[in-house]
RNA sequence: AGAGUUUGAUCCUGGCUCAGAACGAACGCUGGCGGCGUGGAUUAGGCAUGCAAGUCGAACGAUCUGUUGUAAUACAGAUAGUGGCAAAAGGGUGAGUAAUACGUGGGUAAUCUGCCCUAAAGUUGAGAAUAACCAGCCGAAAGGCUGGCUAAUACUGGAUGAGACCACACUAUCUUCGGAUAGAGAGGUUAAAGCUGGGGACCCCAACAGGGCCUGGCGCUUUAGGAUGAGCUCGCGCCCUAUCAGCUUGUUGGUGAGGUAAUGGCUCACCAAGGCAUUUGACGGGUAGCUGGUCUGAGAGGAUGGUCAGCCACACUGGGACUGAGACACUGCCCAGACUCCUACGGGAGGCUGCAGUCGAGAAUCUUUUGCAAUGCGCGAAAGCGUGACAAUGCGACGCCGCGUGAGCGAUGAAGGUCUUCGGAUUGUAAAGCUCUGUCAACCUGGAUGAAAGUCUUAUAUUUAAUAAACUUAAGACCUGACGGUACAGGUAGAGGAAGCCACGGCUAACUCCGUGCCAGCAGCCGCGGUAAUACGGAGGUGGCAAGCGUUGUUCGGAUUUAUUGGGUGUAAAGGGUAUGUAGGUGUCCUAACAAGUCUUUUUUGAAAUACAUCGGCUCAACCGAUGUCCUGGAAAGGAAACUGUUAGGAUUGAGUAUUGGAGAGGGAAGCGGAAUUCCUGGUGUAAGGGUGAAAUCUGUAGAUAUCAGGAGGAACACCAACGGCGAAAGCAGCUUUCUGGCCAAAUACUGACACUGAAAUACGAAAGCUAGGGGAGCAAACAGGAUUAGAUACCCUGGUAGUCCUAGCCGUAAACGAUGGGCACUAGGUGCAUGGUCUUCAUUGAUUGUGUGCCGCAGUUAACACAUUAAGUGCCCCACCUGGGGAGUACGACCGCAAGGUUGAAACUCAAAGGAAUUGACGGGGACCCGCACAAGCGGUGGAGCAUGUGGUUUAAUACGACGAUACGCGUGGAACCUUACCUGGGCUUGACAUGUAAGUAGUACUAAACCGAAAGGUGGAGGACCGGUUCAGUCCGGAGCUUACACAGGUGUUGCAUGGCUGUCGUCAGCUCGUGUCGUGAGAUGUUGGGUUAAGUCCCGCAACGAGCGCAACCAUUGUCUUUAGUUGCUAAUCUUUUAGAUGCACUCUAAAGAGACUGCCAGUGUUUAACUGGAGGAAGGUGGUGACGACGUCAAGUCGGUACGGCCCUUACGCCCAGGGCUACACACGUGCUACAAUGGCUGGUACAAUGAGACGCAAUACCGCGAGGUGGAGCAAAUCUCAAAAAAACCAGUCUCAGUUCGGAUAGUAGGCUGCAAUUCGCCUACUUGAAGCUGGAAUCGCUAGUAAACGCAAAUCAGCCACGUUGCGUUGAAUACGUUCCCGGGUCUUGUACACACCGCCCGUCAAGUCACCUGAGUCGAGUGCACCCGAAGAGGCUGCUCCAACCCGUAAGGGAGGAAGGUUUCGAAGGUGUGCUUGGUGAGGAGGACUAAGUCGGAACAAGGUA
Repeated sequence: AGAGUUUGAUCCUGGCUCAGAACGAACGCUGGCGGCGUGGAUUAGGCAUGCAAGUCGAACGAUCUGUUGUAAUACAGAUAGUGGCAAAAGGGUGAGUAAUACGUGGGUAAUCUGCCCUAAAGUUGAGAAUAACCAGCCGAAAGGCUGGCUAAUACUGGAUGAGACCACACUAUCUUCGGAUAGAGAGGUUAAAGCUGGGGACCCCAACAGGGCCUGGCGCUUUAGGAUGAGCUCGCGCCCUAUCAGCUUGUUGGUGAGGUAAUGGCUCACCAAGGCAUUUGACGGGUAGCUGGUCUGAGAGGAUGGUCAGCCACACUGGGACUGAGACACUGCCCAGACUCCUACGGGAGGCUGCAGUCGAGAAUCUUUUGCAAUGCGCGAAAGCGUGACAAUGCGACGCCGCGUGAGCGAUGAAGGUCUUCGGAUUGUAAAGCUCUGUCAACCUGGAUGAAAGUCUUAUAUUUAAUAAACUUAAGACCUGACGGUACAGGUAGAGGAAGCCACGGCUAACUCCGUGCCAGCAGCCGCGGUAAUACGGAGGUGGCAAGCGUUGUUCGGAUUUAUUGGGUGUAAAGGGUAUGUAGGUGUCCUAACAAGUCUUUUUUGAAAUACAUCGGCUCAACCGAUGUCCUGGAAAGGAAACUGUUAGGAUUGAGUAUUGGAGAGGGAAGCGGAAUUCCUGGUGUAAGGGUGAAAUCUGUAGAUAUCAGGAGGAACACCAACGGCGAAAGCAGCUUUCUGGCCAAAUACUGACACUGAAAUACGAAAGCUAGGGGAGCAAACAGGAUUAGAUACCCUGGUAGUCCUAGCCGUAAACGAUGGGCACUAGGUGCAUGGUCUUCAUUGAUUGUGUGCCGCAGUUAACACAUUAAGUGCCCCACCUGGGGAGUACGACCGCAAGGUUGAAACUCAAAGGAAUUGACGGGGACCCGCACAAGCGGUGGAGCAUGUGGUUUAAUACGACGAUACGCGUGGAACCUUACCUGGGCUUGACAUGUAAGUAGUACUAAACCGAAAGGUGGAGGACCGGUUCAGUCCGGAGCUUACACAGGUGUUGCAUGGCUGUCGUCAGCUCGUGUCGUGAGAUGUUGGGUUAAGUCCCGCAACGAGCGCAACCAUUGUCUUUAGUUGCUAAUCUUUUAGAUGCACUCUAAAGAGACUGCCAGUGUUUAACUGGAGGAAGGUGGUGACGACGUCAAGUCGGUACGGCCCUUACGCCCAGGGCUACACACGUGCUACAAUGGCUGGUACAAUGAGACGCAAUACCGCGAGGUGGAGCAAAUCUCAAAAAAACCAGUCUCAGUUCGGAUAGUAGGCUGCAAUUCGCCUACUUGAAGCUGGAAUCGCUAGUAAACGCAAAUCAGCCACGUUGCGUUGAAUACGUUCCCGGGUCUUGUACACACCGCCCGUCAAGUCACCUGAGUCGAGUGCACCCGAAGAGGCUGCUCCAACCCGUAAGGGAGGAAGGUUUCGAAGGUGUGCUUGGUGAGGAGGACUAAGUCGGAACAAGGUA
């Protein structure tokens, strides 16, 4: 720091996703050790059990125990109670709370503060009770009642008053003018408690004891100050929501009173009617403890608030007070409610959001541990006691940090695994092996720091009368450790006990095999999987991290994707329809003052922890400590005065006013005009008119249309007329009058910033629509009819109502668009138009200067297109708006509207895109140009018949397989009776019909006769019986061949042409397809290759930011057409000779076959640009490519072929291989393709008579001759071919005859009989012959095919395959031999340029809507069930206050007493008052028959709306 993903590719916009860091986490797999942290986030759900707040005997009485003692007593210890202090701390949690909270900084002259510190003063003298205890009684219990005894630092009066408080008047200071503070004065009110240690003299006491007295300590009372803590209050900061816009009656203020520690409507009475908020967001709703901090981030920010720390709130839920310095009190009290427990049913008890622990719910969160040793807290004089605070421990990889699982050497590169091109590669120095080390763990031994205090003794300073006592300091002794026999150290043995997880298609580091076969599955995004998956599962290997690794969730980042830093709005999302204008924001020049903003200095605060830096302590680190920095903030004080601001004064350039002119469809009202349509009346006139692609509906003989004249009525204003004018926009058009707004120019004068913008608000606002009343000619939604159509609720036609027009009102929206908000300033020009001014000219000429409106264009901008002084450039000010697509401008709510509807305006859910501009193609029922037997012009066919053949279908045991628009269908197959043959049935074989290798064996072996079974194959059988090389006396031995057995393997027309090679078809013999360098463009790409001509051609020429080049075109090749030369057999035979169908001679001619010539737009004329070239001509055998063939660019169709061969993968292996017999491929209702023969007279038949070329031949062609009507047979000369044969008669043609238009002397199917040939075989299933038979068919519907010259058409001949042949096919050969082409409008195909595009699988494209099916979420819905909350009323607990208190009462007063008084209590009553109840609203949630739309879902239905002129833009 970026990356992936929209496209065929590109740039941009824009969303989605990923890589990073973090966590109180959870889940999966795995798990050695230690340190430090951390751990109920959910049900503020319920809780068993134990513990979490006590202490003081030096405040008090009493009791008990122990020791001593006979006892009294003394000493020591313990304790229930009275009393004091604490219990308001510590600990927990985050429910509530959006401000009575918190943070920060102030104020308190409006306050309190136990314990503590400092200072001052005091601590006097009396009294009456009561618990404990005893006795009695009630109750199940909890607990309680009555009587009696007793103490205090408990309680109650009195005294004193340094002081304090209260009121009074005085002085001083300050002041916000209200008052506050200080001082002295005189008056009133107001305190206390004792306990303990020591003591020389003196006094009381008979003495002891005790006391007075002196003294120390602790207490107590009053006061002042401090410290600490708290209360109240103010400024600022502090989440979302306006689909919450108005809220409020103690409400706002005042006076008085009450209340409080204290201000205050805090409360009450009275008075006034205010207060808050107005967008700086009141009130309401939702959510939430706040902060230091934490996480992230470059920062600004964003998210968060667990542990630690500060504050707040809460303690089962709600209410309340008491005590107290402090509470409205977590382990206190009272009441109400819910829940749980006990009960003798009468009543009681309880509150883990303390520490452990339990249940529940949950993805999920620990030990019912040890200790007060340390730190701290409470009490105490102290020792000490208490402390689930705390310190420790345990559990959990939950996190961070550290360590280990060994180190070195070690190549036969072991074995095994995996892959393999079979050679090897890799795992891999990895292992083994050798040499070492000893961390951790195990065992043994030693063994801490954390301990300071405290007590006792001695000494010392202070206090004191004092060497007691107390206290300070020092020394010595004693004593205190949960953790823990832990950390740590030493030793022993020994590599021994210790590695996993995830990933490996791209992003993103890391690749192969097998399995699977759109299945199973994966997936963060893009996307993988349909038989060769680096993406699924397994394995090997590799990469990453490592006691962890992945996944999930959440936060920030990346995301400049809310943009202050740091974005945009012409077309991507986004400028309000336009203006006026309120608040607000912003604002010209000069001078002066002030100091709010701003800047600067100082002070204070910003807790600690955290963060950062340095240093230090644990072996390091995490962790911890110290010091410093930081805390970007707040407040106060001093200063500066440029800028902003405020105030005052001035100025004129912004703005405005006045004057003189100017242009204009600017607006309102009234009046007037002509043309045209329609209608009415009358005339002329007759059969049509009208309308359309064509028609029809319609009008018309009752007289239309047409034409003439007259009249009526409404609406709109031709020409002028123009990217001309005016207006804010919407908009405005005949002419005249009148009223009226704005704009522009010029020159002067005046005002003196009066300005710009503009939420809210107001006004205007096309068309359509609505209300009421008019009006209504034309046009024309709806509607009707006619057409079109498969349909046609449309397009077209005939009609036609609202409406369109006017008046008054409403609506308030448009692609209300320049898709471009307003204002000001600046930044090259050129050229028009409209309208002013100035100067100039003879001129309506020229120059110049304004305003407005267009076009072109530079810089600049822009993603590009484009914009460009009328900015989309460069700046400033203000407003509006945008933040992925869909859902949706929808739902709900609110406001407006008569309604239609408008304004405001979501969410669930769903997708990974949606989109802009431009590029290359493709396509268009877009355009331009051009070509082609493409059409047209012609000739002949197909489609109808019969037959042949191929295909489909059907049938079958099988009818083998492939090929399917063009580009399958007389195609593979150039020849299925067996074979072929791949199919079916049946019978057989298993190293095999065929190849190679290894091992073993092999002379009676290989091979093979007869015979038997059999359809054959095959099986059985056994007579005979070998070969080659070397070697040997020798068949002796060895080897080979052959054979047998076994194993490797053979074999497969099995599968995949969508794994392939090769070959082929097609576009198309169309003229195209590209490259290098350069240039242009951000880029895809463009240019070149486009343009002007020309050509069959991207053929050539010219021009040009292109210059060149390649593959194609052409040419080169073959053949044919002319000539020359050479050559002359098997060819030829003119001349000559001869024995004359022949030979000789000859090579002239024909021919043959080799080499050459020839044709190049070369020549001439014209056209053209002087070009290329074209047209015509000459010459020539041939003329503009002479004809024909071969030759097929880049590519397209996953075109065809695994069944020609080859080949990867897969499959079969006594069978999917091999052999054999028979059958089938030849079936037959039918459909299609390709052909043959015909339908006849341009013909049939009979007879006669001519003229070819290409080819083939030994497993062959076969002559002469003979036989047969014939097919053919017999026979065999010649010929491996310019010689012989096929072969002859080529056939059509021509001549003559006949037939005479008929289903025929046409046509030949079908059928019968008799034959021939091939072949092992002719039945399924061959061909041919003769005779007989004699079907359909009389020229073929819609439609469709071929052909442009030696072509079509017609005619025959030959060949391949082949025993024969279903050949009428195919491939060649010649013979006869035409017609037509005006032309390119149309059909088809193609090429180039251009245009549009929502297509790119590319129009056989894309894509919309209804309906039908499923799933999901949402809206509505008669209702129904909750939750929260407002208001009104009822009831009214506890408690506090008021009133009362006839009942009751020890202290004080009077009194001898009785009694009375003062004061108080119970009780009663009243006000407020929680829960509860009733009624009525509001908000919100669940559920709901039915209803509405939406989204999504491989192959449903109907149409065909959009994209091309999308076929009606």
Small-subunit ribosomal RNA from a metagenome, 1513 nucleotides, folded computationally. Rfam family: Bacterial small subunit ribosomal RNA. Gene Ontology terms of the family: structural constituent of ribosome and ribosome.